RNA sequence: UGUUGAAAAUGGCAAAACCGUCGAAAGGCGGUGACGCAAAGCUACCUGUCUACCGGAUGCCACAUCCCAUGAUCGAGGAGCCGCCACA
Numbered sequence: 001u002g003u004u005g006a007a008a009a010u011g012g013c014a015a016a017a018c019c020g021u022c023g024a025a026a027g028g029c030g031g032u033g034a035c036g037c038a039a040a041g042c043u044a045c046c047u048g049u050c051u052a053c054c055g056g057a058u059g060c061c062a063c064a065u066c067c068c069a070u071g072a073u074c075g076a077g078g079a080g081c082c083g084c085c086a087c088a
């Protein structure tokens, strides 16, 4: 340095589910737990996806339906930054 990850070492992370907690929700955090992960480390910058409290529209107006990201997701893809071991 890398369109590398077969075998190995030291270790790491932790899906679903359940419990607690925060939140309007999506979802986050903690615990138990391991489906998986060589970046499943970090950043919402681009695309996607999820949600819709507030706000807006409409109506049959104590309500209902629809729209909206400023909310969320990095374990959806891309991009950027940083990193362990081995191999070449």
Stems, first nucleotide, its partner, number of pairs: 001088002004086002012037002017032006035075001041081003045078003048073003055067005
Molecule: c-di-GMP-I riboswitch aptamer
Organism: Gammaproteobacteria bacterium